Context: one part of a larger RNA
Order: sequence, then structure tokens, then C1' cells
RNA sequence: UGACGGGGACCCGCACAAGCAGUGGAGCAUGUGGUUUAAUUCGAUGAUACGCGAGAAACCUUACCAGCUCUUGCAUCCUGGUCGCGAUUUUCAGAGAUGAAUUUCUUCCGUUCGGCUGGACCAGUGACAGGUGUUGCAUGGCUGUCGUCAGCUCGUGUCGUGAGAUGUUAGGUUAAGUCCUUUAACGAGCGCAACCCCUAUUCUUAUUUGCCAUCAGGUUAUGCUGGGAACUAUAAGAAAACUGCCAACGACAAGUUGGAGGAAGGUGGGGAUGAUGUCAAGUCAUCAUGGCCCUUAUGGGCUGGGCUACACACAUGCUACAAUGGUGGUUACAACAGGACGCAAUGGAGCAAUCCGGAGCCAAUCCCUAAAGACCAUCUCAGUUCGGAUUGGGGGCUGCAACUCGCCCCCAUGAAGUUGGAAUUGCUAGUAAUCGCAAAUCAGAACGUUGCGGUGAAUACGUUCUCGGGUCU
Repeated sequence: UGACGGGGACCCGCACAAGCAGUGGAGCAUGUGGUUUAAUUCGAUGAUACGCGAGAAACCUUACCAGCUCUUGCAUCCUGGUCGCGAUUUUCAGAGAUGAAUUUCUUCCGUUCGGCUGGACCAGUGACAGGUGUUGCAUGGCUGUCGUCAGCUCGUGUCGUGAGAUGUUAGGUUAAGUCCUUUAACGAGCGCAACCCCUAUUCUUAUUUGCCAUCAGGUUAUGCUGGGAACUAUAAGAAAACUGCCAACGACAAGUUGGAGGAAGGUGGGGAUGAUGUCAAGUCAUCAUGGCCCUUAUGGGCUGGGCUACACACAUGCUACAAUGGUGGUUACAACAGGACGCAAUGGAGCAAUCCGGAGCCAAUCCCUAAAGACCAUCUCAGUUCGGAUUGGGGGCUGCAACUCGCCCCCAUGAAGUUGGAAUUGCUAGUAAUCGCAAAUCAGAACGUUGCGGUGAAUACGUUCUCGGGUCU
């Protein structure tokens, strides 16, 4: 000077408290450990690993295993040859890679010759290629975390023999080292804040594919049509919020509390933005890269298998245990986003998954039925008309291919489960809870992820205690 203390003082945070909903018990999904295995590829491991890398493992992916197979191989250079180079059809052997034969078509280039020069292919030779092999404790880049916490520093001056101190402390105040006052300090930088994006209000402009108040026409009905530019919306510009105004408190300060006006009030609400540093934190398997290692193999190709195993343990989720409910019928209202190897309406077939067929849409034009909700009926507290696991049978779809190992539908089957021990998580408002919808990935395959809207609470006395953090001592 730091760090630490079951030292002190002050302060903050869904940290506790006050509440709401959960997890921990059940079944299933996914990840991990363990075990097993020829292989169950590799990485991630307190917070900061475990629905994580992976925003899609049937083949491929794929890195793993077994077997078969190639050895200058994918690139560059060198030597020799060909210019029927190349494309293409068919057959045979084989699991395929591959090997052996075969059909047809066509001439790359400056063109005089010809392969000198360029190009393609074949053969050879060695330099090399290749490596998801190793080291994240050799590294770059990127990332997590403390933490969006309010801190971290410098110049000059001054003090101290010096390490260093001061500034950055103190009194107030703030979300904030935010600002004010004081002050041997005076200034400055990286952070804070602001500038950026979305959102809440209004105005101006524009008016199609969107809109329809007024006028007219038309229809069983509908902005359907003429038309209109009000409204909504779209998308460009502008305004608006600054403690600006009033009162009280305060030190005549910074500011705090209340009020007015206002769509919005004291950072309006969300996002992006992450200081100096910490953890030799993570990543050599995104990529790049030093060293080391392999070079007829630790490289390349292929078929099949595995990553999907299963006494068990943990993590994250989904579905439930029911009447604030289940079932049947009728009926209402979104937003984001996507669509040509695509989205697909009306119609027809089927109990259904789905199939047939294909109007429209390169999209504000066409497509994509929201569900909880409302109304009516029924069930009447039961392991049930709750719950849906598991299993049997039959179908459908994608795709060369669904056995290992996909998803969906129908019939039958109808398990555990009656609200969950110790413990533990999230959340302060359009939030929690609950309800569906869309997208990325994608041939197919979400209970995951990322977004979107619908309905929409309770509680916060307070800071004694638990956890984490900040300042001074």
C1' cells in the first nucleotide's frame, strides 16, 4: 500500500422481510455423472458446467468403433506423354468405395507448323500436402464472471529520508467519484450520465396494396364500386420533460417532499452500451497460430454400427393430481414473423393423420381458423367422464432408406399421481401467474431456444438477521 477479521460506523441490491407462483414427491422429455460397451467421439464441472458448444445425431453430419480399401493423395512446383481433352449410355463383380469392359456426342488455344507459351488429363519423381493429434500453463482473437457494481488512474504542485500520501478525505446529496460546500491542492483521462434504437402524446407532409366520416351506386352480405383524405395505419420530418413553474424543507447551495399543468414527472418505460482489473476462468474442436508428435498413417475413401445403451444419482423443463375443473355444442377478439426446391384458399375423399386437385400470392394485395374468454348443456367429488404413462393392433407422412433410431392419426389398453420431507428458485407492474401464435435450424423430426401478442394480480412495516457489494476507519 493492499487483502482479510465470527472489529466498528454508514449505505445499496427480490439479499432478507411482506406476498404470489413454483422446484424438491409422480410420469415423461432433455442434459450430465456413473455404469456398461467394439464404440457409447470431444469439450464445458461451485457461484461463472449440467434443454451448455448442438439455432435439429436414421444415412450424411461424425470427429468414435468393426470390417473393406488408397498411398504425392486436395494445393503449388519439376520431368515425360496425350490433345479422343472431356461429357455421356449400358453391362459385369462387389456391402460399397472401387475394379473391368462398353455406347454415343463433341475438338481447348494463338492457329502456319505445333504443344514453345497458357489450359486440361495421364504417368513418374520428390519437395510436400494432410491431421477435430498434443499443449488454452507458449499465444492471438472471442467469451463468462465480480458488475451496469461506481469505481480505476494520470500531470503538475505540496508533504514524507523512503515505500508512499494528498487530490479520491470531511459535511450534505444522488441511481452514480452525481452535484454542492469545505479543503495543499489545482486540473485532466477511462468509467457514470448524455448522444443511438424501440415505445408512450401531438403536429406537418405523403395516400397505395392500407383506411371509409361525408356523397352516390350496388348486394342476401362485405370498402364491393365511383369517389374521398376526415379517422386508423404506414414512414419521413418536427414538437414535447428541463426540477422549467408554485409551496415547504435545506446552508442564500446541491437537492428532497408535496402540488399544478401535462399523453408522459423527476433516469417516463425497455434495449444496446460492460472502466482499471480478478479467476495462469473458458475455448488449439469456429478461426488463426509457436513448439512437440504421426507421415503405406494419428492422413484419405466406403459399408454397417455407435453418439439413442441402463441396477442408479443429480440438473433443467413439460404434463398432472381436478369442479376457478373435465367433456360436447355455439360464438368473439391479436401481434411479431415467414412464404417460389415455397405459402396455399374454395371444392372433393377419409372417423382422423392425410390424400386428390391447385384460385391467389415474388406479398400492407394471396396464404397462415389464435387460445385462454363468453353462452348453453352435462358430469357431482370418485383414482372418477380426473390423469394420461405404458403396451397390443391398424393406418398416414417425409426420405435411397424409419430394424437398431423419426414424427403424426385411429381403435383398444388406462400405470404412477389425491398438492409433495429436509431444503430451495423466480418475481415489485402491463411485472408474476396464465393463454395461445410465429420464427430460426429443417427432407422429416421441440415439452428446447428466440420473439410476439391476449387475460392480468398480491405485497413491500422495514433493514434486526442470511447472502453479495460499496465507502471511511
The part of an RNA shown here (small-subunit ribosomal RNA, 3' major domain) has 473 nucleotides and comes from an uncultured bacterium. The full RNA is in RNAcentral, with records from ENA and SILVA. The coordinates come from a structure-prediction model, not an experiment, and the mean pLDDT is 83.